[in-house]
RNA sequence: GCGGACGUAGUUCAGUGGCAGAAUGUCUGCUUCCCAAGCAGAAGACCGCGGGUUCGAAUCCCGUCGUCCGCU
Numbered sequence: 001g002c003g004g005a006c007g008u009a010g011u012u013c014a015g016u017g018g019c020a021g022a023a024u025g026u027c028u029g030c031u032u033c034c035c036a037a038g039c040a041g042a043a044g045a046c047c048g049c050g051g052g053u054u055c056g057a058a059u060c061c062c063g064u065c066g067u068c069c070g071c072u
Stems, first nucleotide, its partner, number of pairs: 001071007010024004018055001026042005048064005
């Protein structure tokens, strides 16, 4: 230099055009003599960034940044 994959909640990941979700973690409550476990509830991501297409974009297109892999 060229090509490919990935980037979504603190963490690990779903979601491939129409309400952003799960698990785990965090906080509160219940339970217990206490802890753990269990149960109930709550908070938390404008989807890496900037544009474009569309009535509507996490999703499609272009650019760009980062991580990883391959080629030279």
Molecule: transfer RNA
Organism: Patescibacteria group bacterium